[in-house]
RNA sequence: CAUACGUUUGGGCAAAGCUGUUGAAAAGCAGUGACGCAAAGCCAUGGGUCUACGGUUCGGCUCGAUAUGGACUAAGAUCGCCAGGCUGCCAAU
Numbered sequence: 001c002a003u004a005c006g007u008u009u010g011g012g013c014a015a016a017g018c019u020g021u022u023g024a025a026a027a028g029c030a031g032u033g034a035c036g037c038a039a040a041g042c043c044a045u046g047g048g049u050c051u052a053c054g055g056u057u058c059g060g061c062u063c064g065a066u067a068u069g070g071a072c073u074a075a076g077a078u079c080g081c082c083a084g085g086c087u088g089c090c091a092a093u
Stems, first nucleotide, its partner, number of pairs: 006090001012037002017032006035080001041086003045083003048078003054073005
C1' cells in the first nucleotide's frame, strides 16, 4: 500500500424503561440505563413503516355557522427496517 474479515486486544455507539425538555403527533435532544451493534458513523435518494398540525373529501348535526367524527394526503419522522451513495479506528492475516 492492497484485500478480506470481526476470533482476540484497545477504543467506540447505546434499545426498552425512567426523568427533564421541544413538538399537533410520529419523534428529536439531554441525563440515566444496556437490548444489542463492525459501520448502530454520515446522507431521507428508492422502497417500506409511523404520524396527520394543515389540506382534500364524506357522513352526521344545524335555520346557518362553529366545534366533533370517518377516509385520504408528507411537505413531517425513522439510516437501530431494507437497498443505494459517501467516509472510516485498532490489532491480526
The prediction has a mean pLDDT of 76. Predicted 3D model of a 93-nucleotide RNA (c-di-GMP-I riboswitch aptamer). It was read from a public genome assembly, where an Rfam model found it.